RNA sequence: UUCUUAUCAAGAAAGGUUGAGGGACUGGCCCGAUGAUACCUUAGCAACCCUCAGCAUAAAACUGAGAAGGUGCUAAUUCCUGCUCAAAGAGUAAGAUAAGAU
Numbered sequence: 001u002u003c004u005u006a007u008c009a010a011g012a013a014a015g016g017u018u019g020a021g022g023g024a025c026u027g028g029c030c031c032g033a034u035g036a037u038a039c040c041u042u043a044g045c046a047a048c049c050c051u052c053a054g055c056a057u058a059a060a061a062c063u064g065a066g067a068a069g070g071u072g073c074u075a076a077u078u079c080c081u082g083c084u085c086a087a088a089g090a091g092u093a094a095g096a097u098a099a100g101a102u
Stems, first nucleotide, its partner, number of pairs: 002101007013042005021031003025082001027080002043074003048070002050066005078094001083091003
């Protein structure tokens, strides 16, 4: 980089340095000198990997508990939207994250 699978309506911010952009992209709509972004420190959230227990011949799956470690995350539903089903609602795509493969 690409592919597969799962999840995406919940949750969780302070400080330091920086100094004008940011929210993937389109169109919107927002956030931003009462400080965007990036980096660092500390704290936290969650439970994908993980650990323990239950179930089971075993494994897988499932259920429950946990949080030491690997990631991730801590404005707005993935902020809304795009393609299809007339609309509503739903599905898909795209994106993000994890695990595995390449």
Source information
Predicted 3D model of a 102-nucleotide RNA (SAM riboswitch aptamer (S box leader)) from a Saprospiraceae bacterium. The sequence was found by an Rfam model in a public genome assembly. Its Rfam family is "SAM riboswitch aptamer (S box leader)". Gene Ontology term of the family: regulation of gene expression. NCBI's taxonomy places the organism under Bacteria, Pseudomonadati, Saprospiria, Saprospirales, Saprospiraceae. The coordinates come from a structure-prediction model, not an experiment, and the mean pLDDT is 83.